A computed fold for a 128-nucleotide RNA from a Microbacteriaceae bacterium, annotated as FMN riboswitch aptamer (RFN element). Taxonomically the source falls in Microbacteriaceae (Bacteria, Bacillati, Actinomycetes, Micrococcales). The sequence was found by an Rfam model in a public genome assembly. The coordinates come from a structure-prediction model, not an experiment, and the mean pLDDT is 83.
RNA sequence: ACGUGCUCCGGGGUCAGUGAAAAUCUGAGCCGGCGGUCAAAGUCCGCGACCCGUAAGGCUUCGGCCGAGCGGUUGACUCGGUGAAAUCCCGAGGCCGACGGUUAUAGUCCGGAUGAGAGGAUGCACGG
Numbered sequence: 001a002c003g004u005g006c007u008c009c010g011g012g013g014u015c016a017g018u019g020a021a022a023a024u025c026u027g028a029g030c031c032g033g034c035g036g037u038c039a040a041a042g043u044c045c046g047c048g049a050c051c052c053g054u055a056a057g058g059c060u061u062c063g064g065c066c067g068a069g070c071g072g073u074u075g076a077c078u079c080g081g082u083g084a085a086a087u088c089c090c091g092a093g094g095c096c097g098a099c100g101g102u103u104a105u106a107g108u109c110c111g112g113a114u115g116a117g118a119g120g121a122u123g124c125a126c127g128g
Base pairs, nucleotide, nucleotide: 002127003126004125005124006123007121008120009119014028015027016026017025029108030107031097032096033047034046035045036044042095043094051072052071053070054069057066058065059064077093078092079091080090081089099111100110101109
């Protein structure tokens, strides 16, 4: 280094105006999970979260409930520059953002969630 088990880590962001009421509207801000990619990515490739279906199995007061795994769904970029190489860097201008809730429409507030999770560790144990 590798394999198995375990442990730990593993998502950010607001002010003002109007109004009876808005962190939801309007104006101006702010934020950017994980792996990869000739070089650093919210916007390329893929994955995760959310949602839908199915389902090993588990629980049950027998009404139902939970649910590994598997399948589906799932947003958004151009121009110029540098360079051997960049939709990744630099410059400029764009664009995107689950579900439920709310005196008023939410990426930013509250909630499921002290959850789950792509994965990560310079962690521990064992193996050869």